[in-house]
């Protein structure tokens, strides 16, 4: 995608044609579904007419050639239903019967004579509840029974002829013996004798139709069903049948079937066909048609032409019903219908008008067959739900960037039509025949009767149905839904929801911006339907005949031999089984196909045609296959001459080593391990020497060397024995290949019995290791390992590659032969056969790879595979002593499992390399007190963020108020702030006063500007748009930042390689700090990074000298560049130079470069800075800013006061100060740099112990000032103490800033004087002007650094090196990882 006898959900206007219990072959109430008849006898009733009457009634006729029942005939064996059984000659197909039957029908012949006795109905009696039954009496027939006649019937006997499958048969010819029939009825004529017609009957022969039996072929699954069979197989005889036959019986024989699947089990009606598919196939077997089987279940016969009988009988059983309990009745798988079962399947309808059937001469009767109607969108087909105009693109809804866009000519409105609908009117075909009336014709006959045939004519009959159809009127009026819109797959948006609710065929959606859930709008598809579910086919080459595979994805049997089977060399002759061609028959109808036709069309229906792959018949061909015959030698084999070999079996022999034993020497250890210990040893070990014993295995040779079918085989010798190779000839003459089943062989371990036992060594014991250690390590040690005999029958039994044959480039080793050339000879070289390796072309392969030893190209045979798990499990069977082996499922479960290769990442993989990464050092942190940040806790609030490295002296370069976002309380609502519109107003601000904690409110003072007079500007108020938000989401974002990492990497274009992912370049050899450079290279180039260009420090030159400097000159002071003067120097700040592996040597590949040296202030990047590739971490930030979405709007906005962010059992990070003598204290004394300063820095001077105060020179700064540098140095004191160390804490008294130091600032003085004596595990920084140590400055700032950012002073130690820890780079390798080892 297609299909359906479907079901379910939502929806539903009409018609036509079909279809409708797939389940319980479950049980059935009720009605109907098979009767009919010129035979027969007997023979009612109602009604009508008439007679009699006592008016109650009775009789007769008719009804009546009647009904009903009975005898008899025919039918009931058809038609209709169902699919339980059946794996079968049941069905299909093709044949056979010379082994058979056939009522009714057709044709032809012959006949139908003569008798007899009963019986039902009826009547009478009796029994019984009923069903029904019994007895007596009467009667008929086409019922029944005799006799006669009889054939070309049947049976027996014996001939001729013909055919034959040799068994037999005949339909041909002519004999003989026996035997078997009958029924009438109706019509016409009649001279009453009979004649004639029709029908019925008997018999014979044939036909037609229908059946019976037999045979070939085909017809589901299971071998976890392998053996089955005793009437079984055959024969003889008899019986039986319509007929053959073990169909049945007796006897005889021992057969018959089976791997080409018997037997058994399971399932199933078969077919034409239906459905799908390109086909081959697959699935199905409703409706229609053919056959079969069945009729409550099982069995049986009777009747009959036909039954072993759906609406017959008998018996048994189950069930149901009736009963007077004694007995009886019943069979819907006929049509309707009921219950039940089920997801599910219709009316207890009409009619025999048509078609068909039964009976009948016919009329006719019967017919739930059938024709119709009803129900059901169950299916197929057709039609409709309107058509044409109609833009203010209405309203409404949806969306939006708020402008607009979409639904949309859609609607409204106008004009029109009338399918359908409603109403009225008209109104079929289906009817042909048959019968009947009348009139002819022909035949029969004597006949104008009759009968038959036929022509014309009259009448009779329609369930459907007043239906189809037609006409008229009315009126757009009554008629659209369903599914879907993430991809597959046509169709997109908004809201809601927030891993919830839900969706889902597969992949998968949903955790706050869901095109995937739900809803709205819009769209797509189909349409009176649309979806869902189920089943079948397709796609699926996913069971592969067409048309697949097996080295690694599932899959080659462990291996040989070999049976059946399959396949098989050359030539020739014959045959004709296969094969091919033609012919004939058949292949039912329907279906399907083509054409034509009929219903308005279609579905549907009809006609004609073609086809029907199959089977059979006949004829022909002879290439190929086959069979038979004859020949051949190439395949295969035999003989012969040589050859190699761990091929096999048995026997014997040998040396080395190990262990043990004896003896000697000898002394304290040995042994073992990463390190120990158990163990052995003073009873003398280990070591060493002599001798002896025992068992097992065979060093070197030894080799991708050899042999074997595989397993496997290794000291030497002998015997026996299998196979292989080579050479040359001769012989056999296809003897061959493969091989289901089968017989053997088959490592190790294991088993049985008996030996043997040195070493080794499961189990076991002990010692170690470890959290544990039933292990790895060690010391011991038993089975076993060895031999003999026998089992077992499996292995990663692997080349993970079955065997055979043939063909298809090479190169190079090696083993065993042969030949050639050459040589004295061995080598060497060339050719060839057989093995065994490596590398490679074509080709193949998913790739890896294979490649004359194929995984290439072909042929033949065998084995095996069909997603993963369950599972090589269970059950069964076979084998085994056992262990176990062989064979070998299913339920259930998953959406994967798997192969090869790629890129990464990772590895307690490898190689190379780097880094304060380790090591070597120096100093810290971790312990104390304090500062500061964080967690936690607390709180009305302790605002928020940052959380491994890469949060934690972080945002914060500075929280008393403010800041401030938090809390409490008090206020305001167009608002503290922006813009606009409309109206109104002339004030508002400021100052003062009152109330209040203040915000604020009220009052007072003060009180606009310009103007063309329209208004404008500015400000206040009111209203509306809107403002506002440090509210949420850093996982919606921009920007900025951190980090790997200043690590050396990250990419692109073109080309090339690969099916592809991708690779190459970027790898390799060197080298570098560097993907830095050189060389090589299927790559060649390029970009972002590296480096350089920039700043700064270090040297020099130059330019310029004030506020800087002072060499020389002069002046001058208590002193001083203080002054004149100068710019040489320092310095300042502009510009240049300088360093480039440039030079020399060595190493290196003659390269790049490295090492050393010279010169130089500086040397190999001179030191420091700025500079941060592609990317990673959903890293950080919505509280800098910007911004989507959401939330809030008398509050999450805004104003104010106070409080909080400063809390405090505790934990952590970062720091400061210390613990002291390399020190503290006191006194004296020397030397910086960076910077700052006008709301500022502030000198001299004075006051205060001090913080500081008073005061104010100078300075907008190389000028003045902050400014004292400190460590250092000199001198003194302290003397190892909780101290003259240390300074926390606390008390008192003060200073300063500020509106204000209570919560909560800094500083000063006096007093107090805590912990702390160098810090556990652990951990941090640093490679030179670095660490350490010392002080100074600045930003923020009213005030407030132990923090931060800078500055200078003093100034070390160590680096042998890269094994290890951590991090990183490149190459390579493994991977079952890819959220990538914090994996799985």
């Nucleotide at each position: 995608g297609g299909a359906c006898g479907a079901a379910c959900g939502c929806u539903g206007g009409c018609g036509g044609c079909g279809u409708g219990c797939u389940u319980a072959a479950c049980a059935c109430a009720u009605g109907c579904a098979a009767g009919u008849c010129a035979a027969g006898g007997a023979g009612a009733a109602c009604g009508u007419u008439u007679c009699c009457u006592u008016c109650g009634g009775g009789g007769a006729a008719u009804u009546a050639u009647u009904a009903a029942a009975c005898u008899g005939g025919c039918g009931a064996a058809c038609g209709g239903g169902u699919g339980a059984g059946u794996a079968a000659c049941g069905c299909g197909u093709a044949g056979g019967c010379a082994a058979c039957c056939u009522g009714c029908c057709u044709u032809a012949g012959a006949g139908a004579u003569u008798g007899g006795g009963a019986u039902a109905a009826c009547c009478c009696c009796g029994c019984g509840a009923a069903a029904g039954c019994g007895g007596a009496g009467c009667u008929a027939a086409a019922a029944c029974c005799g006799a006669a006649u009889a054939a070309u019937g049947c049976a027996g006997c014996g001939g001729u002829c013909c055919c034959u499958u040799c068994g037999g048969g005949g339909a041909a010819c002519a004999g003989u013996u026996g035997u078997u029939a009958a029924a009438g009825c109706g019509g016409g004529c009649u001279u009453c004798g009979g004649c004639u017609c029709g029908u019925a009957c008997u018999u014979u022969a044939a036909g037609a139709u229908g059946g019976g039996c037999c045979u070939g072929c085909g017809u589901u699954c299971g071998a976890u069903u392998a053996g089955c069979u005793u009437g079984u197989u055959g024969g003889u005889a008899a019986g039986g049948u319509a007929a053959c036959g073990g169909c049945u019986u007796a006897c005889c024989a021992a057969g018959g079937c089976g791997a080409u699947g018997a037997u058994c089990g399971a399932u199933a009606g078969c077919u034409g066909a239906u459905u799908u598919g390109a086909g081959a196939g697959g699935a199905u077997g409703a409706u229609c048609a053919g056959c079969c089987a069945c009729a409550c279940u099982g069995g049986g016969a009777u009747u009959g032409a036909g039954a072993u009988a759906c609406g017959g009988c008998c018996c048994a059983g189950a069930c149901u019903c009736c009963u007077a309990c004694g007995g009886g009745a019943g069979g819907c798988a006929g049509c309707a219908g009921u219950g039940g079962g089920g997801a599910a399947u219709u009316u207890u309808g009409c009619g025999c008008a048509a078609u068909g059937g039964g009976c009948g001469a016919a009329a006719g009767c019967c017919u739930g067959a059938c024709g119709c109607a009803g129900c059901a969108a169950c299916g197929c087909c057709g039609c409709g739900u309107g058509a044409u105009c109609g833009a203010u693109g209405a309203a409404g809804c949806u969306u939006c960037u708020a402008g607009g866009a979409g639904c949309g000519u859609a609607a409204a409105g106008a004009u029109c039509u009338g399918u359908c609908g409603u109403a009225a009117g008209g109104g079929a075909a289906g009817a042909a025949a048959a019968g009947u009336u009348c009139g002819g014709a022909u035949g029969u006959a004597a006949a104008u009767a009759g009968c038959a045939u036929u022509c014309g004519u009259u009448c009779u009959a329609g369930a459907c149905g007043g239906u189809a159809c037609c006409u008229u009127a009315c009126a757009a009026g009554a008629a659209a839904g369903c599914a879907c819109c993430g991809g597959c797959u046509a169709a997109c948006u908004u809201c809601g929801u927030g891993c919830c609710a839900g969706c889902a065929g597969c992949c998968g959606c949903g955790g706050u911006a869901a095109u995937a859930c739900g809803a709205g709008g819009g769209g797509u598809g189909c349409u009176a339907g649309c979806g869902u579910u189920g089943u079948c086919c397709g796609g699926a080459a996913u069971u592969a005949u067409u048309g697949g595979g097996c080295g690694u994805a599932a899959a080659g049997g462990g291996u040989u031999c070999g049976u059946a089977g399959g396949c098989g060399u050359u030539u020739u002759g014959a045959c004709a089984a296969g094969u091919c061609a033609a012919u004939u028959g058949u292949u039912a109808a329907a279906u399907a196909c083509a054409u034509c036709g009929g219903c308005u069309u279609a579905a549907c229906c009809g006609a004609u045609g073609a086809a029907a792959u199959g089977c059979a018949u006949u004829u022909g061909a002879a290439a190929c296959u086959g069979u038979c015959g004859a020949a051949a030698u190439a395949g295969a084999g035999u003989a012969u001459a040589g050859g190699a070999g761990a091929g096999g079996a048995a026997a014997g022999c040998g040396g080395a080593a190990u262990u043990c034993c004896u003896g000697g020497u000898g002394u304290a250890g040995c042994g073992g391990u990463g390190a120990c210990a158990u163990g052995c040893g003073u009873a003398g070990a280990u070591a060493u020497c002599u001798g002896g014993a025992a068992g097992a295995a065979c060093a070197c040779c030894a080799g991708u060397g050899g042999c074997g079918a595989a397993g496997g085989c290794g000291g030497c010798u002998u015997u026996c024995u299998g196979g292989c190779c080579u050479g040359a000839u001769a012989c056999u003459g296809a003897c061959g290949c493969u091989g289901a089943c089968g017989c053997g062989c088959g490592a190790a371990a294991g088993c049985u019995a008996g030996g043997g036992g040195a070493g080794c060594a499961a189990a076991c014991a002990g010692g170690a290791u470890u959290a544990g250690a039933u292990a790895c390590c060690c010391u011991g040690g038993u089975a076993g390992u060895c031999c003999u005999a026998g089992c077992c029958g499996u292995a990663a039994a692997c080349g993970u590659u079955g065997g055979g044959c043939a063909c298809u480039a090479g190169g190079u080793g090696u083993u065993g032969g042969g030949g050639g050339u050459a040589u004295c000879g061995a080598c060497c070289c060339c050719c060839u056969c057989a093995g065994u390796g490596c590398c490679g072309a074509a080709g193949c392969u998913a790739a890896c790879g294979c490649a004359u030893u194929a995984a290439g190209u072909g042929c033949c045979c065998c084995g095996c595979c069909u997603g993963g798990g369950g599972a090589g499990u269970a059950c069964g069977a076979c084998c085994g002593c056992a262990a176990g082996g062989u064979u070998g499922a299913a339920a259930c479960u998953c959406a994967a499992a798997g192969g090869a290769a790629u890129u990464g990442a990772c590895g307690g993989g490898g190689g190379c390399c780097u880094g304060c990464a380790c090591a070597a050092g120096c100093g810290g942190u971790g312990g104390a007190g304090c500062a500061u940040g964080u967690g936690g806790u607390u709180u009305a609030a302790u605002u928020c963020g940052a959380u491994g490295c890469a949060a934690c002296g972080c945002g914060a370069a500075g929280a008393a108020c403010c800041u401030u976002a938090c809390c409490u309380g008090g206020g305001u609502u167009u608002g503290a702030c922006a813009u606009g519109u409309a109206c109104u107003u002339g004030a508002a601000a400021g100052c003062c006063g009152u109330a209040g904690a203040g915000a604020u409110a009220c009052g007072g003072c003060c009180c606009c500007u310009c103007u063309u007079c329209g208004g404008a500007g500015c400000g206040g108020g009111u209203a509306c748009a809107c403002a506002g938000g440090u509210g949420c989401u850093g996982c919606a974002u921009g920007g900025c930042u951190g980090u790997c990492g200043u690590c050396a990497g990250c990419u692109c274009g073109u080309g090339u390689c690969g099916u592809g992912a991708g690779a190459u370049g970027u790898u390799g050899g060197g080298u570098u700090a560097a993907g830095u450079c050189c060389c090589g290279c299927a790559a060649c180039g390029a970009g972002c990074g590296c480096a350089a260009c920039c700043c700064u420090c270090g040297c020099c030159c130059u330019u310029a000298g004030u506020u800087g400097c002072c060499a020389g000159c002069a002046g001058g002071u208590g002193a001083a560049g203080c002054u004149g003067g100068g710019c040489a120097c320092u310095c300042u700040a502009g510009g240049g130079g300088g360093a480039c592996u440039g030079c020399c040597g060595a190493u290196g590949a003659u390269a790049a470069a490295u090492c050393g040296g010279a010169g130089g202030a500086a040397g190999g990047c001179g030191g420091g800075g700025a500079u941060g590739a592609u990317g990673u971490c959903a890293a950080g930030u919505c509280c800098u800013c910007a911004u989507g979405g959401c939330c809030u709007u008398u509050a999450u906005a805004u104003c104010c006061a106070g409080g909080g962010c400063u809390a405090c059992a505790c934990a952590c990070g970062u720091g400061c100060u210390a613990c002291a003598a390399u020190g503290g204290c006191c006194g004296g004394u020397a030397u910086a740099a960076u910077g700052g300063g006008u709301u500022a820095c502030a000198a001299u001077a004075c006051c205060g112990c001090g913080a500081g105060g008073u005061g104010g020179a100078g300075u907008u700064a190389a000028u003045c000032u902050c400014u004292a540098a400190a460590a250092g140095c000199c001198g003194g004191u302290c003397u190892c103490a909780g101290u003259u160390c240390g300074g926390a804490u606390u008390g008192c008294a003060g200073u300063c800033u500020g509106c204000a130091a209570c919560u909560c600032g800094a500083c000063u003085g006096c007093a107090u004087g805590a912990a702390g004596g160098u810090g556990g595990a652990a951990u941090c920084g640093c490679u030179a002007g670095u660490a350490a140590u010392c002080g100074c400055g600045g930003a923020u700032c009213a005030g407030c650094a132990u923090g931060c950012c800078g500055c200078g002073g003093u100034g070390a130690a160590u680096a042998u090196g890269u094994u290890c820890c951590c991090a990183g780079g490149c190459c390579u390798u493994g991977u079952a990882c890819a959220c990538a080892c914090c994996g799985c």
Background:
The prediction has a mean pLDDT of 81. Predicted 3D model of a 1384-nucleotide RNA (small-subunit ribosomal RNA) from an uncultured bacterium.